[in-house]
Context: one part of a larger RNA
RNA sequence: GCCAGCGAGUUAACCUCAGUGGCAAGGUUAAGGGUUAGAAUCCCGAAGCCGCAGCGAAAGCGAGUCCGAAUAGGGCGCCCCGCCUCUGGCGGGAUAGUCACUGGGGUUAGACCCGAAACCAGGUGAGCUACCCAUGGGCAGGCUGAAGGUCGCUUAACGGCGGCUGGAGGGCCGAACCUUUCAGCGUUGAAAAGCUGUGGGAUGACCUGUGGGUAGCGGUGAAAAGCCUAACGAACCUGGAGAUAUCUGGUUCUCCCCGAAAUGUCUAUAAGGACAGCCUCGGGUAAAUGGAGCGCGGGGGUAUGGCUCUGGAUGGCCUAGGGGCCUUAACCGGUUACCAAAGUCAACCAAACCGAAAAUACCGCGCCACCUUAGCCCGGGAGUGAGAACGCGGGGGAUAAGCUCCGCGCUCAAAAGGGAAACAGCCCAGACCAGCAGCUAAGGUCCCUAACUUGCGCUAAGUGGGAAAGGAAGUGGAGUCGCUAAGACAACCGGGAGGUUGGCUCAGAAGCAGCCAUCCUUAAAAGAAAGCGUAACAGCUCACCGGUCAAGGGACUCUGCGCCGAAAAUUUAACGGGGCUAAGCGCAAGACCGAAGCUCUGGAUUCGCCAUUUUGGCGUCUGGUAGGGGAGCGUUCUGAGGGAGAUACUGGCUUUAGGGUAACCUAAGGUUUUGGCCCUCAGAAGUGCGAAUGCUGGC
Numbered sequence: 001g002c003c004a005g006c007g008a009g010u011u012a013a014c015c016u017c018a019g020u021g022g023c024a025a026g027g028u029u030a031a032g033g034g035u036u037a038g039a040a041u042c043c044c045g046a047a048g049c050c051g052c053a054g055c056g057a058a059a060g061c062g063a064g065u066c067c068g069a070a071u072a073g074g075g076c077g078c079c080c081c082g083c084c085u086c087u088g089g090c091g092g093g094a095u096a097g098u099c100a101c102u103g104g105g106g107u108u109a110g111a112c113c114c115g116a117a118a119c120c121a122g123g124u125g126a127g128c129u130a131c132c133c134a135u136g137g138g139c140a141g142g143c144u145g146a147a148g149g150u151c152g153c154u155u156a157a158c159g160g161c162g163g164c165u166g167g168a169g170g171g172c173c174g175a176a177c178c179u180u181u182c183a184g185c186g187u188u189g190a191a192a193a194g195c196u197g198u199g200g201g202a203u204g205a206c207c208u209g210u211g212g213g214u215a216g217c218g219g220u221g222a223a224a225a226g227c228c229u230a231a232c233g234a235a236c237c238u239g240g241a242g243a244u245a246u247c248u249g250g251u252u253c254u255c256c257c258c259g260a261a262a263u264g265u266c267u268a269u270a271a272g273g274a275c276a277g278c279c280u281c282g283g284g285u286a287a288a289u290g291g292a293g294c295g296c297g298g299g300g301g302u303a304u305g306g307c308u309c310u311g312g313a314u315g316g317c318c319u320a321g322g323g324g325c326c327u328u329a330a331c332c333g334g335u336u337a338c339c340a341a342a343g344u345c346a347a348c349c350a351a352a353c354c355g356a357a358a359a360u361a362c363c364g365c366g367c368c369a370c371c372u373u374a375g376c377c378c379g380g381g382a383g384u385g386a387g388a389a390c391g392c393g394g395g396g397g398a399u400a401a402g403c404u405c406c407g408c409g410c411u412c413a414a415a416a417g418g419g420a421a422a423c424a425g426c427c428c429a430g431a432c433c434a435g436c437a438g439c440u441a442a443g444g445u446c447c448c449u450a451a452c453u454u455g456c457g458c459u460a461a462g463u464g465g466g467a468a469a470g471g472a473a474g475u476g477g478a479g480u481c482g483c484u485a486a487g488a489c490a491a492c493c494g495g496g497a498g499g500u501u502g503g504c505u506c507a508g509a510a511g512c513a514g515c516c517a518u519c520c521u522u523a524a525a526a527g528a529a530a531g532c533g534u535a536a537c538a539g540c541u542c543a544c545c546g547g548u549c550a551a552g553g554g555a556c557u558c559u560g561c562g563c564c565g566a567a568a569a570u571u572u573a574a575c576g577g578g579g580c581u582a583a584g585c586g587c588a589a590g591a592c593c594g595a596a597g598c599u600c601u602g603g604a605u606u607c608g609c610c611a612u613u614u615u616g617g618c619g620u621c622u623g624g625u626a627g628g629g630g631a632g633c634g635u636u637c638u639g640a641g642g643g644a645g646a647u648a649c650u651g652g653c654u655u656u657a658g659g660g661u662a663a664c665c666u667a668a669g670g671u672u673u674u675g676g677c678c679c680u681c682a683g684a685a686g687u688g689c690g691a692a693u694g695c696u697g698g699c
Base pairs, nucleotide, nucleotide: 001699002698003697004696005695006694011109012108013107014106015105016104017103018102019101020100021099022098023097026050027049028048032044033043034042054061055060064076065075066074067073079093080092081091082090083089084088112250113249115247119240120239121238122237123236124235130214131213132212133211134210135209136208137207138206139204141173142172143171144169148165149164150163151162152161153160154159177201178200179199182197183196184195185194216232218228219227220226253632254631255630256629257628258627263276264275265274266273267272277384278383279381280380281379282378283377284376285375288373289374290371291370293367294366295365296364297363298362304356305354306353310350311349312348314346315345316344317343319340321339322338323336324335325334326333387412388411390409391408392407393406394405395404396403417428418427419426432603433602434601435600437599438598439597443593444592445591446578447577448576452590454588455587456586457585458584464580470564471563474561475560476559477558478557479556480555481554483552491548492547493546494545495544497521498520499519502516503515504514527542530541531540532539604622607619608618609617610616633688635685636684637683638682639681640680641679642678643677649675651672652671653670654669655668656667657666658665659664
């Protein structure tokens, strides 16, 4: 990993609701007893319980009672009608309970199953290890050479020096022994801690044998929270015990009907709950509610607009105040291309500005009679209370995020089908079943790939098929204003001069560093010069004029499509591909393809209506997670009734066929080391497995 077997809402009591049944103003027994061979069953047994009366905390009183001084008041309670012979009686109605069984839910119990880490109690452990006690054992060899001793020399002496002796030391080197520094190997190992090499200690706070001691709320610890029998921040075993788990996982057959939520408030609350909202089932309500549409009546201060108000903000005018300058001894005064309140003119800005003001939305009433019970009320059962993307209106953020928080809507969630190459949330469209029939939606119609042709334009960039500010004699369309046969625009030829090197400045400044001025003359025209150039001149162009030529030429605005701007990481890779100059873009027209949509044919289901003898007819409905409701299949056992076999019947395995909407059922054949079986009705459950790192076994 696979297969087989096992594997999870049970049982009891009480409460509550529903269904079914008994009795009913009553209902019912419990323990126990009787009957009986026993059991079943039947009978007895009103103690008790619920109901028939309430009110009060209670004593208690009672159709009343409680508060109270109260025959004020108020709270909670007390049924009505008719008739009669009327302190009463009769009749009618209203009021229903209770006991069982079954089922839904709740409570208490382990309460659907498995799962902690932990807590507590009683025990078991110091054969490992920590420390201690008692008693034993062990340490090759070598080195060093303390004190002391002795001899000699020396000294007055103490002492000093030297030789020899001596053999101290948590001394030195190094085996056994103890240890394990570093490296490699080993890592399903040879080994649940080792091997090899290399290290540390090796007469000591040394190592070690045996016997003994200390115990878990504890011991021991040269202290690492180390060690206390291979996992110790509190050992192990058994028990309390099925601890508890707002957490994770799992929870077993089928079909049919409906079908959510991911929100609000509160929460030691935030991945949990309570109540509400939304779902389901039952009962009730029935021209009464709900929905759509239309009409009428409402309130509002959002979009937009605006600037009166509150603020902001730009320029002009005007003018307080302030600054600067002038003047004055000072005051006064004058002035100002300084700052600037108020005022005024013009043009603006605002969620927390409004003298204006929508569309929608919302509320009420009416109409309509389109939907057709969709609404509301009471009760049983839930689930949900992590949402997501997209469009629109906003807040936060950076007018970032597949960001975050609200509002309105939609889809997904819980929705398959078609389109978007692929792609929960986008576009189209909501799958009851079957069909080798038809029509369409979005989107498409050259090939992959179902379906196409036409007309008029645009694009030349493979733009299409990714992008901005910005840039450009790309090109199409629309328009405005100059010039032009009195010759424009471009080109070519020629002129482009004089006063003058204008003045200043400057080493120089001559059109052309800079400052100032920018005139006059001759002229067809020519700037005190628009560029290049020189140290300064010079030189070359330009403006401007003439000629040649000959017909258009120039500036600008709006707009369609294109161009540049344009660099990324495995490989073209920014059309799905091929490929396309239309098979791109715009406008227009017709046709076709295209889905589980719609239609057609047959069949089934839900609900409603009609008719019902069954059968049926008509209409409608049938995607679906959590979840609610309904109907069934199968397994084991029990009761009652019935049944089939002997080369049969039955069980297992297997093959084929048939039936049913499904779970499943039936028949025939083969095979086998099965022994009991089948049908109908009813009952009771250890009743259905694929998942739980499920359990046991096999491979």
Source information: Large-subunit ribosomal RNA, domain II from a Planctomycetota bacterium, 699 nucleotides, folded computationally. The coordinates come from a structure-prediction model, not an experiment, and the mean pLDDT is 83. Lineage of the source: Bacteria > Pseudomonadati > Planctomycetota. Its Rfam family is "Bacterial large subunit ribosomal RNA". The RNAcentral record of the full RNA draws on ENA.